[in-house]
RNA sequence: CGAGUAAAAUGGCAAACUUGUUGAAAAGCAAGGACGCAAAGCUAUAGGGGCUAAUGUUAUACAAUGCCAGCCAGCUGCCUAU
Numbered sequence: 001c002g003a004g005u006a007a008a009a010u011g012g013c014a015a016a017c018u019u020g021u022u023g024a025a026a027a028g029c030a031a032g033g034a035c036g037c038a039a040a041g042c043u044a045u046a047g048g049g050g051c052u053a054a055u056g057u058u059a060u061a062c063a064a065u066g067c068c069a070g071c072c073a074g075c076u077g078c079c080u081a082u
Base pairs, nucleotide, nucleotide: 012037013036017032018031019030020029021028022027035070041075042074043073047072048071049068050067051066055063056062057061
């Protein structure tokens, strides 16, 4: 210098749910709240997968340029034994 993740430390994020609000919905934002997370940081026309269907076509179904990264994935990163 590079890799590394046991233990410890500095800390960080925030599920479900509740309230308010935006939205056709999925879902998002804010406050409360913590199930958990070594990336629960960022990325949605770089890829896979999933959700919704205003709208369109129409058989009760199909379709995203809408949504989900705390589904997989890509990129970046803190501390530091062996």
Notes: Predicted 3D model of an 82-nucleotide RNA (c-di-GMP-I riboswitch aptamer) from Oceanobacillus limi. It was read from a public genome assembly, where an Rfam model found it. Rfam family: c-di-GMP-I riboswitch aptamer. About the family: GEMM was predicted in a large-scale screen for bacterial structured RNA regulatory elements. Taxonomically the source falls in Oceanobacillus (Bacteria, Bacillati, Bacilli, Bacillaceae).